[in-house]
RNA sequence: GGGGUUAUAGCUCAGCUGGGAGAGCGCAUGACUGGCAGUCAUGAGGUCCGGGGUUCGAUCCCCCGUAGCUCCA
Numbered sequence: 001g002g003g004g005u006u007a008u009a010g011c012u013c014a015g016c017u018g019g020g021a022g023a024g025c026g027c028a029u030g031a032c033u034g035g036c037a038g039u040c041a042u043g044a045g046g047u048c049c050g051g052g053g054u055u056c057g058a059u060c061c062c063c064c065g066u067a068g069c070u071c072c073a
Base pairs, nucleotide, nucleotide: 001072002071003070004069005068006067007066010025011024012023013022019056027043028042029041030040031039032038049065050064051063052062053061
């Protein structure tokens, strides 16, 4: 220098074909229990890596860039 791949909640990750942003764990509150732990219920928590474009509408498609991993040189 070139190719591939990844980037979504505090962590690990889903999101199939463009229209609802989600799960588990963790956290908060409440109930059960004498208490801890545990179980159950409810809830909070998001610039979907950044910028631009296409579209009525973008996590998703296109372009440029950033960072990680990897292959070639």